[in-house]
Context: one part of a larger RNA
This record gives sequence, structure tokens and C1' cells, in this order.
RNA sequence: CGUACACGGUGGAUGCCUAGGCAGUCAGAGGCGAAAAAGGACGUGCUAAUCUGCGAAAAGCGUCGGUAAGUUGAUAAGAAACUUUAUUAACCGAUGAUUUCCGAAUGGGAAAACCUGAUAUAAUAUAUUAUAUCAUCAUUAAGUAAAUUCAUAGCUUAAUGAAGCUAACCAAGGGAACUGAAACAUCUAAGUACCUUGAGGAAAAGAAAUCAAUUGAGAUUCCCUUAGUAGUGGCGAGCGAACAGGGAUCAGCCCAGAGUUAUUAUCAUCUUAUAUAUUAGAAAAAUGGUCUGGAAAGUCCAGCAAUAAAGGGUGAUAGCCCCGUAUUUUAAAAUAUAUAUGCUGUAUGAACUCAAUGAGUAAAACGGGACACGUGAUAUCCUGUUUGAAAAUGGGGGGACCAUCCUCCAAGGCUAAAUACUACUGACUGACCGAUAGUGAACAAGUACCGUGAGGGAAAGGUGAAAAGAACCCCGGUUAGGGGAGUGAAAUAGAACCUGAAACCGUGUACGU
Repeated sequence: CGUACACGGUGGAUGCCUAGGCAGUCAGAGGCGAAAAAGGACGUGCUAAUCUGCGAAAAGCGUCGGUAAGUUGAUAAGAAACUUUAUUAACCGAUGAUUUCCGAAUGGGAAAACCUGAUAUAAUAUAUUAUAUCAUCAUUAAGUAAAUUCAUAGCUUAAUGAAGCUAACCAAGGGAACUGAAACAUCUAAGUACCUUGAGGAAAAGAAAUCAAUUGAGAUUCCCUUAGUAGUGGCGAGCGAACAGGGAUCAGCCCAGAGUUAUUAUCAUCUUAUAUAUUAGAAAAAUGGUCUGGAAAGUCCAGCAAUAAAGGGUGAUAGCCCCGUAUUUUAAAAUAUAUAUGCUGUAUGAACUCAAUGAGUAAAACGGGACACGUGAUAUCCUGUUUGAAAAUGGGGGGACCAUCCUCCAAGGCUAAAUACUACUGACUGACCGAUAGUGAACAAGUACCGUGAGGGAAAGGUGAAAAGAACCCCGGUUAGGGGAGUGAAAUAGAACCUGAAACCGUGUACGU
């Protein structure tokens, strides 16, 4: 040095576990904000730090309801206290109070969490303190009022509203390129990504100047089908309907006006009552022994309950030990929905009769865009420019155009449901993951750290049933670490702690050289 065996070190794979994730289902909620939000800064404890909570009334205060023998949030003990059957321990819920500073931030300013005013009132140390108000824009009303006589602009005051944040869904205004066409220019990607504006719990659309085809249908939206069909297309790549049929859901109305007759049948804000639901809760059955073991829920024996064998915990695997569960039941207060009721309103509205029927519009020409449809033989819809009708004896459409026939009535408006989405709340589910997985994040995670900045962005889980976390002794530097002793079922479970693979490093023995 090699080989073999044994025993170790190192290392942290594997197995088991789950505190966290992922994907859904069913419900709820679908907003918060000048009554100051979202998000922060700084404080706040017997407290040095971080998290959580809270705000100078600061891990909290009041009232009401529930519950209660324990409690003073976590790391996290200790100290010092509170409370024990209830008219103030703590905890849970409802509703109030307080709520520093920044932030739309709004008295002015500013390099966010800072600086600095005016006015009024009050208090007193007569110089301060305290409280309140003071941004802008829009609308409405009142007052005042220039050049300029009336007036108007302007100015002042008051009331009301707006602003800012927020995941997706929605509508509108703008709007790419990579890519595909095996190159590329029409085309495609795609009206996608992205930007902007606005709204709602949904939005948008919507009661035919619609389709159909000689029979008829009867607003809109969504799904299935028609159908990858008819078409469209450098007829390339591709794009791609409709009618009819079947379902989901169904709801219709008003204005552009006058009269008559009735008098609240409609809507909104509230009042009251009832019901239901939500926001705390309450009651809730039934088991003992034997054996093994550190421990019984396991074994064996014998019982019981079940509208309860969902699930979790307990020293191994528990219907009957604990929490729960089936089932039954509950609200002082608040909220939501439904129904009824009453009040108010310069709101609104019933029936009938007669009348009326949306003009720079329809349409045309030229140029674009939308329609599955790329200008084509191209109808239909929108409109930038230029023109420009008719008036129900009228007008639009039926895919060039004309006639016939059929059908509908534009140029005003409103409208629930079926549909889309899930930042958020609750319950439940999984041939989803199980710590290099699953969220980036199971841990002080959008943290540490990196970057001037926009931004980028980790690693890191497991002693044991219970800390019983090793008193005391010894070596050592009043170390580190170790050896005894002790605890424990186990300490090769000793905190660098479950299991503890491999690479890698040793020790011992045997053999070889």
C1' cells in the first nucleotide's frame, strides 16, 4: 500500500410525519374612502428584541348578550397581580368610545411619517396653552359687482357632490411585434398583448325598419347542435358563419300630448310588525376486566349505545376516555332578505277617447372600418368629406339590380333572470404535494442578502409520551469537549438531538507484497 471482515467518524440520502401549500365543490360577500381608506412610520407591556394586538383612554375602555374556573397574546420562563358561582377575572359575539404622525392628505410648504401659519373661542403664570375651522374642482342658490348705462365677466358666501385604493370578470377609446405562410409584401398572429377611461355585483345586450320563404317564427343573453358545413382566402397559410332544431331563463314597458273619469294600483327614504338567515352559544347516548408492554386504544373474555362508525386527540390501532358528531335548540344587540303596514314626496301613476310617430336623418358619391365575407357581381351595418329625400296614398329589408309578393316601421329611452369572475369569508372534498416536493415563502419571507434604481431574491421543519433538558463528582484554561453518576422504554433519543444510505476519512484483526 492492497484485499477481506469488524467497529467507528463524517455526511444528510431514504423511510415515517405535518404545522404549509395546490386544485376544486357548495354557500356568503362582491367593495373600502373627506364620518379620512388601502398602506405605512413611531409608539404602547413588570419587557432588551421580533411577531401579534392596540393608539398618549395605546396586548387596551364602556354598554348589552353568551360563557366561565381559571386568567394576565407568542418566542418565554420568572416576577407581581386579578378572579373562583357571578350585578366588573379571563374568554367569545353585538354595539359604542378612544384612534399619535404620514398617506387622496385637504391651512401653506416639504427630501412621506417633518417644518411652519391665519382666524375664532376658552383658560389662565399675560405670555402662552387648549379646542375648532381654513385645499381644489364641479353643480345649485344667494349676495356683490369692472372696462360700460342696463348688464355680463369676475369676486364672496352657503349647500351638495367628487377625488384615492382594490384580484379577476365587463364596456368603451387607442393598439403592436415576434410568429405562421417552411423566404416575404396582401394575409396570419389579433382587435391578442399592452396603454387609457368608466361602471357594476355582475357588466354589456334587449322588446324587430328581425328572420323566414309562399308554410311560418316572434326581445336579449348563455349552452348543445347545425359544422369545420355554406362560404372566404397570395383560393396559400389559414379564417369560418347563418337558418332550422334541442335546452337554460323568461317580462315587458315609457317619452316625444291634449281631454275625460277615477284617486295611490308605481317608485324612493323611512315607521311598525311577522318570518327566515347570519353574527356568540346550549343539550347531546353507550365499558369493564385479563395478558403483553415503559405506556393499551392491541390480545382474550363478557357487555352497552347508535337519526351519533364525520374527524381529531389521548404514552401503540378507542363507536362507549376527551373534544366533537347525528339530532334538537337559542339572541339583549346588529345586519340582510321576504311579506304586510303606515307616513312623506315640487316624486309618480290607473282606465278610456282622440291625436301624434324621432331631418342635416334615410339615401347617394368618394375614402376607410365592421360583418365568417381580403372590393369582389357584393347586399347589410358604422362614418371622415361633399350632397341630400319621402311623410303611412309613406318608408326600410328579403345578399348586385328590376318587378311581383312577403315582412317590418329607422333616425328617442328604460328593463329582472338564465351568463362571466373570485382579492375576500365559512363549510366540505381530493387515484393532489409531503420539506431539492408543494406557493418564492410549513421557520424572524417578499425576510436576510444583492442592485444608484426599476428590480432581483434565498437557505432554513422533526429530542422525548412527558424536560423527567443530565443534581453531584472527575480531566481541562473558573473553556471547548469528554468520562462517571442520575433521568428515561431507549441517551449510538443529549439539545450539532427520529431514522441515519453513499461518496469520503479512520481504528483493530487476518492475509498478500
Source information: A computed fold for a 513-nucleotide part of an RNA from secondary endosymbiont of Melanococcus albizziae, annotated as large-subunit ribosomal RNA, domain I. RNAcentral holds the full RNA, with entries from ENA and SILVA. Its Rfam family is "Bacterial large subunit ribosomal RNA". The coordinates come from a structure-prediction model, not an experiment, and the mean pLDDT is 86. NCBI's taxonomy places the organism under Bacteria, Gammaproteobacteria, Enterobacteriaceae, ant, tsetse, mealybug, aphid, etc. endosymbionts, mealybug secondary endosymbionts.